[in-house]
RNA sequence: GGGAGUAUAGCUCAGAGGCAGAGCAGCAGCCUCAUAAGCUGCCAGUCGUAGGUUCAAGUCCUACUACUCCUACCA
Numbered sequence: 001g002g003g004a005g006u007a008u009a010g011c012u013c014a015g016a017g018g019c020a021g022a023g024c025a026g027c028a029g030c031c032u033c034a035u036a037a038g039c040u041g042c043c044a045g046u047c048g049u050a051g052g053u054u055c056a057a058g059u060c061c062u063a064c065u066a067c068u069c070c071u072a073c074c075a
Base pairs, nucleotide, nucleotide: 001071002070003069004068005067006066007065010024011023012022013021018055026042027041028040029039030038048064049063050062051061052060
């Protein structure tokens, strides 16, 4: 140089065109003499960036950015 993958909550990840979710973490309450565990509730997002398609995009298309992997002149 060429090719592939990943990017969604603080972290790990779901979500394959129609209300953005789970677990963990955090906060509050219950329980306990107290802590932990357990139970209940709450908090949490410009879905990497910019365009395009669509009535409607996290999802489809294009370009770009970051990271990871493969490849070594070959299709």